A computed fold for a 178-nucleotide RNA from Companilactobacillus baiquanensis, annotated as Lysine riboswitch aptamer. Model confidence (mean pLDDT): 80 of 100. It was read from a public genome assembly, where an Rfam model found it. Rfam family: Lysine riboswitch aptamer. From the family's description: Riboswitches are metabolite binding domains within certain messenger RNAs that serve as precision sensors for their corresponding targets. Taxonomically the source falls in Companilactobacillus (Bacteria, Bacilli, Lactobacillales, Lactobacillaceae). The model forms 100% of the base pairs in the Rfam consensus.
RNA sequence: UAAUCAGAUAGAGGUGCAUUUUUAAUUAGUCACAUUUUUCGAGUACAUUAGGGUACUUUGACAAAGAUGAAAAAGGUAAAAAUGCCGAAACGAACUCACCCCUAAUGGUGUGUUUUGUUGGGACGUUACUUAAUAAGUGGCGGACUGUCGCAGUGAAAUGCGUUGAGCUAUUGAUCAU
Numbered sequence: 001u002a003a004u005c006a007g008a009u010a011g012a013g014g015u016g017c018a019u020u021u022u023u024a025a026u027u028a029g030u031c032a033c034a035u036u037u038u039u040c041g042a043g044u045a046c047a048u049u050a051g052g053g054u055a056c057u058u059u060g061a062c063a064a065a066g067a068u069g070a071a072a073a074a075g076g077u078a079a080a081a082a083u084g085c086c087g088a089a090a091c092g093a094a095c096u097c098a099c100c101c102c103u104a105a106u107g108g109u110g111u112g113u114u115u116u117g118u119u120g121g122g123a124c125g126u127u128a129c130u131u132a133a134u135a136a137g138u139g140g141c142g143g144a145c146u147g148u149c150g151c152a153g154u155g156a157a158a159u160g161c162g163u164u165g166a167g168c169u170a171u172u173g174a175u176c177a178u
Stems, first nucleotide, its partner, number of pairs: 001177001003175003007172005014086001016085009033069007043056004047106006089119004093114003097110004120146002124142007147164001149162004
């Protein structure tokens, strides 16, 4: 001096990220619950199927259509503050655990784990999916902005093209070569 090692420590991006708390909107005058009217007429409810269990039921259940009363929550979202941070984190996948009466399978809701995949960052337009949703998220496409490094360009800039977090900047360790 160069190379290698997901080495170590510190740091930068900006309408940057997450968590917690508080508040607000939505969910929703919906689900559930209580009373009641009409119709039906023998089975039905507890996610689905099988087996069990419990409960309701000809004193009319269940189901369907109304009326009245009373009236939510979770998940998802926004704002503010505080805290922790800069693959912050998000989404997908696989696995795990809890719950949905019990057992098995399937499914649903939520938790956690993973050096598993994608995304440098936020915003905007459009589109598909998720979603109760016109909120929000993820993916695709589009033109800008911005960080980063490289190349071109220049006296220095401007500017143009390209890379993309296993990155970049600074310091440093180890190994190896000259």